[in-house]
RNA sequence: AGAGUUUGAUCCUGGCUCAGAACGAACGCUGGCGGCGCGUUUUAAGCAUGCAAGUCGAACGGUAACCUGGCUUCGGCCAGGCUAGAGUGGCGAACGGGUGAGUAACACGUAAGUAAUCUGCCUUUGGAUUGGGGAUAGCUCAUGGAAACAUGGGGUAAUACCGAAUAAUACCAGGCAACUGGUGAAAGAUGCUUUAUGCAUCGUCUAAAGAUGAGCUUGCGGCUCAUUAGCUUGUUGGUAGGGUAAUGGCCUACCAAGGCGACGAUGAGUAGCCGGCCUGAGAGGGUGAUCGGCCACACUGGGACUGAGACACGGCCCAGACUUCUACGGAAGGCAGCAGCUAAGAAUCUUCCGCAAUGGGCGAAAGCCUGACGGAGCGACGCCGCGUGAACGAUGAAGGCCGAAAGGUUGUAAAGUUCUUUUCUUUGUGAAGAAUAAUGUCAGGAGGAAAUGCCUGACAGAUGACGUUAGCAGAGGAAUAAGCCCCGGCUAAUUACGUGCCAGCAGCCGCGGUAACACGUAAGGGGCAAGCGUUGUUCGGAAUUAUUGGGUGUAAAGGGCGUGUAGGCGGCUCUUCAAGCUUGGUGUGAAAGGCUACGGCUUAACCGUAGUUAUGCGCUGAGAACUGUUGAGCUAGAGUUCUGUAGGGGAGACUGGAAUUCCUGGUGUAGGGGUGAAAUCUGUAGAUAUCAGGAAGAACACCGGUGGCGAAGGCGAGUCUCUGGGCAUGAACUGACGCUGAGGCGCGAAAGCGUAGGGAGCGAACAGGAUUAGAUACCCUGGUAGUCUACGCUGUAAACGAUGUACACUAGGUGUUGGGGGCGCUAGUCCUCAGUGCCGUAGCUAACGUGUUAAGUGUACCACCUGGGGAGUAUGCCCGCAAGGGUGAAACUCAAAGGAAUUGACGGGGGCCCGCACAAGCGGUGGAGCAUGUGGUUUAAUUCGAUGAUACGCGAGGAACCUUACCAGGGUUUGACAUGUACUGGAAUGUCUGAGAGAUCAGGCAGCCUCUUUGAGGCCGGUAUACAGGUGCUGCAUGGCUGUCGUCAGCUCGUGUCGUGAGAUGUUGGGUUAAGUCCCGCAACGAGCGCAACCCCUGCCGUCUGUUACCAUCAGGUAAUGCUGGGGACUCAGGCGGAACUGCCGGUGACAAACCGGAGGAAGGUGGGGACGAGGUCAAGUCAUCAUGGCCCUUAUAUCCUGGGCUACACACGUGCUACAAUGGCCGGUACAGAGUGAUGCGAAACCGCGAGGUGGAGCAAAUCGCAGAAAGCCGGUCUAAGUCCGGAUUGGAGUCUGAAACUCGACUCCAUGAAGCUGGAAUCGCUAGUAAUCGCACAUCAGCAUGGUGCGGUGAAUACGUUCCCGGGCCUUGUACACACCGCCCGUCACACCACCCGAGUUGGGGGUACCCGAAGUCGCUAGUCUAACCAGCAAUGGAGGACGGUGCCGAAGGUAUGCCUGGUAAGGGGGGUGAAGUCGUAACAAGGUA
Repeated sequence: AGAGUUUGAUCCUGGCUCAGAACGAACGCUGGCGGCGCGUUUUAAGCAUGCAAGUCGAACGGUAACCUGGCUUCGGCCAGGCUAGAGUGGCGAACGGGUGAGUAACACGUAAGUAAUCUGCCUUUGGAUUGGGGAUAGCUCAUGGAAACAUGGGGUAAUACCGAAUAAUACCAGGCAACUGGUGAAAGAUGCUUUAUGCAUCGUCUAAAGAUGAGCUUGCGGCUCAUUAGCUUGUUGGUAGGGUAAUGGCCUACCAAGGCGACGAUGAGUAGCCGGCCUGAGAGGGUGAUCGGCCACACUGGGACUGAGACACGGCCCAGACUUCUACGGAAGGCAGCAGCUAAGAAUCUUCCGCAAUGGGCGAAAGCCUGACGGAGCGACGCCGCGUGAACGAUGAAGGCCGAAAGGUUGUAAAGUUCUUUUCUUUGUGAAGAAUAAUGUCAGGAGGAAAUGCCUGACAGAUGACGUUAGCAGAGGAAUAAGCCCCGGCUAAUUACGUGCCAGCAGCCGCGGUAACACGUAAGGGGCAAGCGUUGUUCGGAAUUAUUGGGUGUAAAGGGCGUGUAGGCGGCUCUUCAAGCUUGGUGUGAAAGGCUACGGCUUAACCGUAGUUAUGCGCUGAGAACUGUUGAGCUAGAGUUCUGUAGGGGAGACUGGAAUUCCUGGUGUAGGGGUGAAAUCUGUAGAUAUCAGGAAGAACACCGGUGGCGAAGGCGAGUCUCUGGGCAUGAACUGACGCUGAGGCGCGAAAGCGUAGGGAGCGAACAGGAUUAGAUACCCUGGUAGUCUACGCUGUAAACGAUGUACACUAGGUGUUGGGGGCGCUAGUCCUCAGUGCCGUAGCUAACGUGUUAAGUGUACCACCUGGGGAGUAUGCCCGCAAGGGUGAAACUCAAAGGAAUUGACGGGGGCCCGCACAAGCGGUGGAGCAUGUGGUUUAAUUCGAUGAUACGCGAGGAACCUUACCAGGGUUUGACAUGUACUGGAAUGUCUGAGAGAUCAGGCAGCCUCUUUGAGGCCGGUAUACAGGUGCUGCAUGGCUGUCGUCAGCUCGUGUCGUGAGAUGUUGGGUUAAGUCCCGCAACGAGCGCAACCCCUGCCGUCUGUUACCAUCAGGUAAUGCUGGGGACUCAGGCGGAACUGCCGGUGACAAACCGGAGGAAGGUGGGGACGAGGUCAAGUCAUCAUGGCCCUUAUAUCCUGGGCUACACACGUGCUACAAUGGCCGGUACAGAGUGAUGCGAAACCGCGAGGUGGAGCAAAUCGCAGAAAGCCGGUCUAAGUCCGGAUUGGAGUCUGAAACUCGACUCCAUGAAGCUGGAAUCGCUAGUAAUCGCACAUCAGCAUGGUGCGGUGAAUACGUUCCCGGGCCUUGUACACACCGCCCGUCACACCACCCGAGUUGGGGGUACCCGAAGUCGCUAGUCUAACCAGCAAUGGAGGACGGUGCCGAAGGUAUGCCUGGUAAGGGGGGUGAAGUCGUAACAAGGUA
């Protein structure tokens, strides 16, 4: 510090996810040791048991038991001592310990105030401590009760209680002060001595001060919700009083009507706060366990008492819930102390030891108490440290895994050898934590008559829970000790097998459908390590809430527009103050923590010491630039007046013509209207058309213009009236009066609503007609609301420049509107202000774009955004007559949604161009019969493959057996075939016999290889073992080959340039071409694969050669023929050359490329034809040509044989043949090819047969011989329009040939038979010249079989105006929501399942409020009924003061009633939403998406 994920790719926006750190954690697997920490985060749920607060006899009365002594009637009694327990009294119990329920508050933090206060014990300094009185518990005697406990009688003490005295620097009153007057205290105990005016110590009282602790007040600070906007009656203030330690509505009475709130009151929700802790670069964010400070609470609620302090965790009273005891009458209790239990939960410990240390309470002290604390135990819960061995050790062992093998890897790893002993076991030894207290001794000091005592110091001086401590030493022995996660990318680390969209994985993207680096296992590897992973949570990454540090034209986001309140911000100069600001000093910011340094435990964690940090707040001094403030001024901002000026700015009234419709009348006659085409409609009752007249309402042609005005919405005939704003010029005036603007207020298109009018045209709804599969639409005919006016409401729009307002600055050019000015020979031109457009520099921007009218650079203020969906929905509130509007969520769900641009593809987008693409022609197919292939069906099998174009006379260039892969049956199992090894036998081979359908089995005969010769080799057979074999599967694992787009003109690269980039450019453009062919231009310049050419055939010529071809001349010969000699002329054949290049001429064109025409030429613009097929597309075809990975079969899916099948047949389709006839059929005669092919072959002549053919065998490995007769054609004859002398299917009979064999199932011949068919619906195919059409010939395959295929020649046309349309293609451009690319994408209803939510008659909880009722305990007040020791009066009786009890009043918790509010649970039913596998219906959107 980043990374993955939206796309075919790119840039951006934007969310999701990951890598880091942390934790009081939990879970899974695993687990050696030690140190230091931590350990119910859940129900403030309930608790058995034990312990957690006592102590003091030196405050008091007293004392069981026990000991001693004495007495005794032997029951016991007395005295003394030491005490237990209990009681009175004092101090403590308000600390310590726990928890976080409540609390949004002066609760907390921080800084102040208290002149508005208190403070026990403690410290310091003074003073005092006199003298009396009456009770009471304990105790004793009774009574009641189950108990808890209660009541009565008697008697007793105090440092308990009560008077009296005295007292000030306290308090009160007076006073200027000095001061005067008044009020108000106490308690003793112990020790000592020379026993008295005793002393000492501790206590008690009083006063002052301190310290400590506490109370109260205030500034500032720190949560969420405005879908909580108004709250408040003791409320806010005053006066008087009460109350308190103290201020105060804290309380009461009266008076006033205030107080709080958008700087968020009130309400609701949540929450203890802080130092700190976690994270982060920081700013921040999260958190508030342990430790420390503060607060609150102690079963729930209320209350006071005592006290220095409490409204009191282990105190009291009352009420409530719960639990326990009970004799049913009543009682008792409060673990959120330490342990522990139950329940809950994913989850959190021992009913331990000790007061040895530290600290606390009491005590004079010893001491007692102390679950505070110190320790131990349990838990890998965390942090830190250590170990599980070290060195050597290669045959690189064995085993495992991988590999075809070689080998690799595990791996120096192991074994083995040597060594060490941390740890472990065992034995021993052994610190520190302990300081001192009491007490003793000594020394010094003050004071005293002395002693006890007091102050200071030294020495001695008991005590250890942990603890079998830490540490150290000896002995033993590698001995006791390694796991977990991961290995597709992010992210370090890979192979094999298994599985086969199954099982499973997954943080995100995503893996798994037979070759899974992603699942499971193994091996190997990587990471961490006594731990490792997972889950949860927080921060980070996330600049993804943006102060640091974001945005708003199109990605989410500018309010529809204005006006203006609060608020924010604000021009120039001088001046004042010092709030902000800057700077110095100072107080505080507790400790712990953090950081730095040093130190102590072997190290570290941990701990200690020092420094620093602590960004804050307070006090105080200084400064005055800036902001603010005070005062004075200025004119540049803003405004006012005057002078001009343009304008569909607004409102009202009046007026006008054109058009439309309607009405009336005239003319006139059969249609009109409407559409793609029609129909509904209208018209003979006279329409449409036309003329004239009239009526009505609405809108204002031309001008008219990216022209004008307005804030926006918006505004368009003319005139008048009223009225708003702008602009320009320059003078005067005011003197910052300004900008923005949350709320508020106003305006605000269309549609809609209300009332009243109006209603011509248009026209939702509606009706009809069409269209259509349907058509609740598009089209047509009608037509209501509405559209218009007035008044009122609504308040929204793609209210858009998708661009808030204002100001300033920052290149230009060019139009246009309105004004002003200069020059000018009146065309014009220059300057300037305000608007409105276009282009464009810099800059900005993701890009598109924007660009002085900013989206640039700045300032001020406002509004708004934070992934998509759910959803602008639900709910609440506000507005509205309603429709609806404003504000506006969540659950749930997805990993995207999106912007701009790029390349393609596509379009019922555009442009240009090409092609037998259409058109123009010729001939076909589709109808018939047959042939052939396919589908389907059938079958035991009808083997398999090919399936739009690009399957279907295709693989197959030839299925009777074979082929053959299929079926039935019969056989074989190292195999029909190959190789190797071992053993064994035999030549190989040929032939015969028997059984059998054959394969096969059994048997016989003949035969006896070579050499280096007891053996070896070749060949054959057998046995065994490795293995063979498979037309079994996968063409979606593959190679190769092939089809198609397409012989279309395209496809790319290097360098350069442009662009952030994908990419672009080049390759586009202007011409031209068959062509990316060529030329020109151009940020491109070049190049490659394609095109063309080079190759072959063909067309012309030359030359060479000349047999088997040829024959002009010469000679010979025949019935005839190059037949023969000969020739090398010709034809021809085979070589080698030439020839054609837009080369020449004219024209067009840009002077180019090129095109048009012409000449010459055998051939003219690629002469004709072939071979040749760029990069790619279709997961196109082929595992059955071949090859091949993987899988599968192995007495069978292999292999052999016989027979059958591939030839089936209601049917459908493709491709063909033959026809339907006279341009013909038949008969007779007659002519002319080319290219092939022939030895298991072609086969002549001759003879036989009607014929297929047979006999025959000459010749020929072929320019020599054969196949071989070419046919159409030509000549002549016949048929005469008919199902025929057309057509030949089908069938019967007889044959021929091939072949072991023609039944299933061959071809051909002859005789006979003579079907359909009379030119073919919709539709559709081929062809542009030696082509179509037509005619025959040959060849491959092949024993035989050709209407198919491949070739060959003969005869030989018609037409093309042209590119609108159909199809296909190329280039450019455009749109796109497509990229599996339109056979794309995608929307909504319905049906089904699941999920969360909303409404909901109700029902059931919780909380708050208000009103009223009841009213406990208790404080306070009143009362004077009962009782009454101290004090007062009195001789006394008695009375008084005071008190207690009782009664009563106010307040008052819980409870009750009523009512309304907030918030949960549940719910019949209803509603929409989301998600789901290949459901249903349509096709709304994306292209002009077929109606933008």
A computed fold for a 1492-nucleotide RNA from a metagenome, annotated as small-subunit ribosomal RNA. The coordinates come from a structure-prediction model, not an experiment, and the mean pLDDT is 84.